[in-house]
Description
A computed fold for a 77-nucleotide RNA from Halobacteriales archaeon QS_1_68_20, annotated as transfer RNA. The coordinates come from a structure-prediction model, not an experiment, and the mean pLDDT is 81. It matches the Rfam family "tRNA". Its family is annotated with triplet codon-amino acid adaptor activity in the Gene Ontology. The sequence was found in a public genome assembly.
């Protein structure tokens, strides 16, 4: 120093193709059951969708930049 792929909840992702409601499961916290504890079963709690900026009536989603991981190529040596 080029390409590619990835960052979304506390953790593993989906969702990006094609712009319009931010989700799933796993946790956590209350409850029911149950002698207790586990499972289950009902609830609710959790988000600058990496950072900044641009199109646009509307951006996780398109464009620029940059920061972070992770493959691969290239250079020095």
């Nucleotide at each position: 120093g080029g390409g590619c792929c990835g960052g979304u909840a506390g953790c593993u992702c989906a969702g990006u193709c094609a712009g319009g409601g931010a989700g799933a499961g796993c946790g956590a916290c209350g409850g029911a059951c149950u002698c207790u504890u586990a499972a289950u079963c009902c609830g609710u709690c959790g988000g600058u969708c990496g950072g900044g900026g641009g199109u646009u009536c509307a951006a996780a989603u398109c464009c620029c930049u940059c920061c972070c991981g992770g493959c691969c190529c290239g250079c020095c040596a």